Context: one part of a larger RNA
Molecule: large-subunit ribosomal RNA, half A
Organism: bacterium
RNA sequence: AGCGCAUGGUGGAUGCCUUGGCAAACGCAGGCGAUGAAGGACGUGGUUACCGACGAAACGCUCCGGGGAGGUGGAAGCAACCUUAGAUCCGGAGAUCUCCGAAUGGGGAAACCCAGUCGAUUAAGACUACUCCCGGCUGAACACAUAGGCCGGGUAGAGCAAACGGGGUGAAUUGAACCAUCUCAGUAACCCUAGGAAUAGAAAACAACCGUGAUUCCGAAAGUAGCGGCGAGCGAAAUCGGAAGAGCCCAAACCGAUACAAGUGUAAAAGGUGACGGCCGAUGCUUGUUCGGUGUAGUGGGAAAAGCUUUCUCUGACCGUUAUGAAGAGGAAGGAGUUACAAACCGCAAACGUAAUUGAAUCACCUGGGAAGGUGAACCGUAGAGGGUGAAAGUCCCGUAAGUGAAACGUUUAGCGGCUCCUUUGGCCGACUCCCAAGUAAGGCGGGGCACGUGAAAUCCCGUCUGAAUCUGCCGGGACCACCCGGUAAGGCUAAAUAUUCGCGUUUGACCGAUAGUGAACCAGUACUGUGAAGGAAAGGUGAAAAGGACCCCUGGCGGGGAGUGAAAUAGAACCUGAAACCGUGUGCUUACAAGCUGUGGGAGGAUUGAUCUCCGUUUCGACGGAGUUAGGUCUGACCGCGUGCCUAUUGAAUAAUGAACCGGCGAGUUAUUCUUAUGUUGCCAGGUUAAGCCGUUCAGCGGCGCAGCCGUAGCGAAAGCGAGUCCUAAUAGGGCGACUUAGUAGCAUGGAAUAGACCCGAAACUGAGUGAGCUAUCCAUGGGCAGGUUGAAGCGAGGGUGAAACCUCGUGGAGGACCGAACCAGGGCACGUUGAAAAGUGCUUGGAUGACCUGUGGAUAGGGGUGAAAGGCCAACCAAACUCAGCAAUAGCUGGUUCUCCCCGAAAUAGCUUUAGGGCUAGCCUUGUGCGGACCGUUGCGGAGGUAGAGCACUGAUUGGGCUAGGGGGCGCAAGCUUACCAAACCCAGAUAAACUCCGAAUGCCGUAACGUAAUACACAGGAGUCAGGGCGUGGGCAAUAAGGUCCAUGUCCAAAAGGAAAACAAACCAGACCACCAGCUAAGGUCCCUAAAUAUAUACUAAGUGAUAAAGGAUGUGGGAUUGCAAAAACAACCAGGAGGUUGGCUUAGAGGCAGCCACCCUUGAAAGAGUGCGUAACAGCUCACUGGUCGAGUGAUCUUGCGCCUAAAAUGAUCGGGACUAAGUAUAUUACCGAAGCUGUGGGUCAGACGGUGCUUGCAUCGUCUGGCGGUAGGGGAGCGUUCUGUUGUAGGAUGAAGGUGUGCUGUAAGGCAUGCUGGACAAAGCAGAAGUGAUUAUGCCGGUAUGAGUAGCGAUAAAACAGGUGAGAACCCUGUUCACCGAAAGCCUAAGGUUUCCUGGGGAAGGUCUGUCCUCCCAGGGUUAGUCGGUCCCUAAGGCGAGGCCGAAAGGCGUAGUCGAUGGGAAACGGGUUAAUAUUCCCGUACCGUCUUAUGCGCGUUAUGAGCGAUGGGGUAACGCAGAAGGAGAAGAGAGCGCGGCGUUGGUUGUCCGCGUUUAAGCCCGUAGGAAAGAGUCGUAGGAAAAUCCGCGACACUAAUAUUCCGAGAGGUGAUGACGAGCCAAAGCUACGGCGGCGGCGAAGUCUCUGGUCUCCCGGCUGCCGAGAAAAACCUCUAAGCCAGUUCAUAAGGCGACCGUACCGCAAACCGACACAGGUAGGCGAGGAGAGUAUCCAAAGGUGCUC
Repeated sequence: AGCGCAUGGUGGAUGCCUUGGCAAACGCAGGCGAUGAAGGACGUGGUUACCGACGAAACGCUCCGGGGAGGUGGAAGCAACCUUAGAUCCGGAGAUCUCCGAAUGGGGAAACCCAGUCGAUUAAGACUACUCCCGGCUGAACACAUAGGCCGGGUAGAGCAAACGGGGUGAAUUGAACCAUCUCAGUAACCCUAGGAAUAGAAAACAACCGUGAUUCCGAAAGUAGCGGCGAGCGAAAUCGGAAGAGCCCAAACCGAUACAAGUGUAAAAGGUGACGGCCGAUGCUUGUUCGGUGUAGUGGGAAAAGCUUUCUCUGACCGUUAUGAAGAGGAAGGAGUUACAAACCGCAAACGUAAUUGAAUCACCUGGGAAGGUGAACCGUAGAGGGUGAAAGUCCCGUAAGUGAAACGUUUAGCGGCUCCUUUGGCCGACUCCCAAGUAAGGCGGGGCACGUGAAAUCCCGUCUGAAUCUGCCGGGACCACCCGGUAAGGCUAAAUAUUCGCGUUUGACCGAUAGUGAACCAGUACUGUGAAGGAAAGGUGAAAAGGACCCCUGGCGGGGAGUGAAAUAGAACCUGAAACCGUGUGCUUACAAGCUGUGGGAGGAUUGAUCUCCGUUUCGACGGAGUUAGGUCUGACCGCGUGCCUAUUGAAUAAUGAACCGGCGAGUUAUUCUUAUGUUGCCAGGUUAAGCCGUUCAGCGGCGCAGCCGUAGCGAAAGCGAGUCCUAAUAGGGCGACUUAGUAGCAUGGAAUAGACCCGAAACUGAGUGAGCUAUCCAUGGGCAGGUUGAAGCGAGGGUGAAACCUCGUGGAGGACCGAACCAGGGCACGUUGAAAAGUGCUUGGAUGACCUGUGGAUAGGGGUGAAAGGCCAACCAAACUCAGCAAUAGCUGGUUCUCCCCGAAAUAGCUUUAGGGCUAGCCUUGUGCGGACCGUUGCGGAGGUAGAGCACUGAUUGGGCUAGGGGGCGCAAGCUUACCAAACCCAGAUAAACUCCGAAUGCCGUAACGUAAUACACAGGAGUCAGGGCGUGGGCAAUAAGGUCCAUGUCCAAAAGGAAAACAAACCAGACCACCAGCUAAGGUCCCUAAAUAUAUACUAAGUGAUAAAGGAUGUGGGAUUGCAAAAACAACCAGGAGGUUGGCUUAGAGGCAGCCACCCUUGAAAGAGUGCGUAACAGCUCACUGGUCGAGUGAUCUUGCGCCUAAAAUGAUCGGGACUAAGUAUAUUACCGAAGCUGUGGGUCAGACGGUGCUUGCAUCGUCUGGCGGUAGGGGAGCGUUCUGUUGUAGGAUGAAGGUGUGCUGUAAGGCAUGCUGGACAAAGCAGAAGUGAUUAUGCCGGUAUGAGUAGCGAUAAAACAGGUGAGAACCCUGUUCACCGAAAGCCUAAGGUUUCCUGGGGAAGGUCUGUCCUCCCAGGGUUAGUCGGUCCCUAAGGCGAGGCCGAAAGGCGUAGUCGAUGGGAAACGGGUUAAUAUUCCCGUACCGUCUUAUGCGCGUUAUGAGCGAUGGGGUAACGCAGAAGGAGAAGAGAGCGCGGCGUUGGUUGUCCGCGUUUAAGCCCGUAGGAAAGAGUCGUAGGAAAAUCCGCGACACUAAUAUUCCGAGAGGUGAUGACGAGCCAAAGCUACGGCGGCGGCGAAGUCUCUGGUCUCCCGGCUGCCGAGAAAAACCUCUAAGCCAGUUCAUAAGGCGACCGUACCGCAAACCGACACAGGUAGGCGAGGAGAGUAUCCAAAGGUGCUC
């Protein structure tokens, strides 16, 4: 180290539980709010952080009712109290109710700031918003009037709230496989607005010649009629069945009244009448408006003269009189009414709600910690719902059934009574006449809505332009016209049936049970994230009861060991059960020369257990105990055989292709539309069936009714239509489709389809509404910053120069997108960093640094938009379209994943079409069922069609040689012509070719037919699929290169989807198709020396190369076989000896060329033979040699062809190889025999499926048994049968504290999923059977959540400015404290301060966590304490950019703009200094000395005192406030330095009484004075048309005066005073502590306190001066003037006195406290910033001060 066992830790699964959720049913209620809501902030308790409750009357107050013993909430403890004189508590009604919030006195950064009026005063308190309405007063342009203004009144509106309703505006993703009409969808969203419901609503409606009779909702009609790129899709109505049920009022005509307006009229009108001469008529009449009456319809209605008719009493108008009486009042009678039709209520009664109350019946024993369990015996029940009680309770408790009940408040009522209204002024009839809703209906054009997309498009609505009629009218009936029918528009109201649930109550669940159910069972919309809109967790369980562990021991603590409690403590608070990963401890076996998917098959050895058996002992003879051995079981496993994980995706994966660290939990084909189809099954059957709804009931699910409708029963036709037929047709013909031959329908279950998110997860995107400019871009307003050095423009001055200029020189001057260079800004280069110190930095270097510069604060611009010196840059750390939420579960032809078992069958990777090619549809191939019934297939025979392989050249085309020969070309020739080693048709001979040639022509295949064989099949219909990427090999071909592991076809086969054997290993090639088992047999391919099963087999050859055991052209005298041929005893071949000559150095050429550079020729002679020379060689010769010849020797020797086996050719990277060893066969060839060899075949046993036969049973088509025959590899896929999980019924039933579920082992069992029993743990539930319903099964989705590993005790511990020692404290010290040294910063790493943070500040205590180590320490934890203002800042007064904005203008709405105003600092505006003091504050407290504002009083000057009026007096006038940049000069101070002075010192190393050393040498505001310097002409009188009115003010003008050393104004500083003070080196020194050395420092004393120098930026004079061009806020305060008005005293000065509120104030603040996730090398505005050197804020050193960067 591995495996096993045992025992722990960790962790929090599982089981059980439920306080919380989810979904419904029924009822209630449907609002709250200016009488101040919803929602909050802050407070209130004896102690109080949080939640809840309450509100300064504050854990509560008053009254009424209930109730009856304990209370002071969750929530303990302590303390103190209340209560039978009735508390706490419950209900009803009141009181109080801070501040914010519509928020409303004004403002505002919500919970804050600042007011005014009344209240006589202080105070309490009240009131003061806007709009609208009502009433009144006033009152412009403009006479009346109106607008406007003001006053009073209003329980008016405003805001909030979940869904439902009505309306305005209105997307996109998506679907259409693209997309534009269309769709999604009038959806989402935004907006307005109402009610408890809303909307709609009493026909200008439908219908169809029949009829209905307002609306709304439900079921059908119906997925019909239709609409529709006639695509995708959209989709009515009539009518029928139901729920509910309810109808009314105006306008007008006509009459009257009253007031107003207009007109007209007294010169006589209107009207009436007439005999036409007139007469009557006497103040009105006409029209309009207002009011009252009347009146309301479609068989049209109403008005209206006349006519007829109608209760009572009283009053009694006109009129000459009368009354059957105009008008009015009353009674009686009748009718109606509070949701419409008129409108207010009241009382009684009843019921209900908001507290309550009565409420039956059990005991004993046993087990146990506990009884409700068990046993036994009882009881109640209009109560056996439910919950609780120490386990499981009708009778223990709360309750339950059934009754009872309200002082007060509320609700309801078909009840009663009051009350109110109507009628009797009514009714009927009624000719002519009048009325019956106008910029309307309708029309044109443009749109929208209707199911209806412009269509033939009616009907309805809107915009725009036109524009009727009045009942003899008008509208509709789907263009339009006629007839007919229906209705009566252009006014209005109206309950119920319907929709919904923020909330309250009751009840229910085949809903969840802590990863579930709400996001939230728990102090959750919390913690946390984000600027914001917004996003958004985790987290339940001790026990019956805290009985929560007294006491002892170890320890600093934590923790632990005892003791004790308890039934249990392995229930101890990190608490029920307590799984796995993971981490230990103990123990058995194994492992240190050995090899790998870690297993499997075998197995030596070891350990352990151990029946039987044996022995021993005891014995009540039943048996028990001990020892030993063995079978068997368990653990381990040396060694051997075989053996490359899983998933996915693929032609193909061990693949070095995907995915997974591991474990646990969660995690994916569901549901609806009971739409459609098929199968199964059930009911009824030529019929079947109800829907909505209604009724009933055992109270929750059934039963009954309901026949509207649907399907079927008849078809054919386009239809009219006809009908067992019908259509086509002239047809009776013929044909098509039907009938003849009838089964449906309604449930349930299952397989498919459609529509929905539709199996789950996953985009990039599109659209809507919002949130963002604290980052960044640009802009606006107001402030701030830039050490130092350099250069030296214009201008000016002087000199020169000129006629004058120009010009030159010098000086002065101080310009510049000028130069160098810090701060500051930037980011060019290099390095580092890259799981950083840092999500952009550091180091070094670099660029700009008076400018188009940088920067603070406040503001503006917003997403197809902004901004952009422009890079597609930036818009909150990712911008070619931000972020958040929503449409939304967008869509995804794409990828991934998709969970238990067994049985049967089993593909495809092809065709056609496809904006199609990795997707589809149909066909093909698979499966299941039904039908048919052998139709399929094979072999053989027979009969056929055909044009391939081959072959051939007869055709077509291509083609070689020869011959022959037209023609052409070349040459010669004057020409005729001749000629030709040129080209060549036709023809002849020979040879040869073709996928698109055929005079020919197979094999195979195909078709038909017959017989035989097999029983496997074929065909048809119906349900369900999958497949459309294929691959290798053989054969025939195309392409390619007769390349490819290439590609494309055909055909076969295998893999795919196939295991086994063999090929070493190796999807496909060879053999062979695995149902299971066997320690049986035979074979196939292939093998038989060893690894390794089987032959060291046999016979004959070959090979010598380790060929075998890789390869070609080419090469070779390798070797074996075969064939042909030459030479050879006339002596071959080879070797050796000898010759190899002469003409001649052949000629030419050449410098030379003599056989041998080259050219030409290549003869002759001698001889056995010898080339005018085969090669070497020389300058050329020479020389050597060969050919050729002779001799010696003595037998074969050469050449060519063919063939077997070999050889060379033959080079790769870590070490080689035939699989290895090895082999001369164990190689090769031929032949033979035997054996081995597979999951093949056989044998034996078993399983299952199908069929057949037989038996049995019954529900008669199923089950079961037996026999026989055959089958049983399998991916996608089809079919079948089961297992398990949760819940439900049977049923709280079997079982259960004598121990359920769960957990963890063991044994048994089934073919599998699984099941059963039992030990231990556990401590309360829960099984089987039969049925039912599903959130029903996980090794994999870069899955989700949690836990735990590995890497790894590894990287790292965040600036390399640095520590060391001693002492102290303490359990413990590198780190804490003290001291002494050392080191670092010092324009900072010091000090102040704004923002921001928000207690971090100080003291005491603590050490779990945080702190990158430690820790006694801390910016950590706990407790207590701490912030003091007239003068500092804010508030306040004022305004800038900008915001808001009464009225107003604009806009679908929301809203936008903007006037008056009102806010808004980063700017303007009154005033304090020095010292002291605390643990922590100080310009705040104290001491001393001041100042400002305001009020009062007093004194004084002036003016005024009754109107000829001093003075005051504003939101008005005027002045002032009031402003740029750069440069330069002078003065002064702060500050520093030096000297002097004061005090102290004189050396532990040589010197140091000196020109030595150390320390100190400080003092404010204010007041007085008015300096350096700067600025201005001044003052008076008069006039005045300007300053919106007025003015004595300002402006303007006039007159006279002054002209400066004047006058006035501004103005640092100095001096004096403040100060006989304070401070001050130093000295003395209390308490207290002490190691006796000292520490400590309450308090006290207290010296000198002068002069000089420097003094640049910055500070003051200076708001100045000079120059320049870019020409440089506003308002208030302040001064002054008057208006209205007030007024007799008052301005001013001085003095005294009073008052001066509210908020901030601690601490950090270049940082450990802010922004960066951190105690982070980053970022962060402004002020001070000493000394030496230096130009300097550079740089180096260093004071004060701070620090050494937390391993």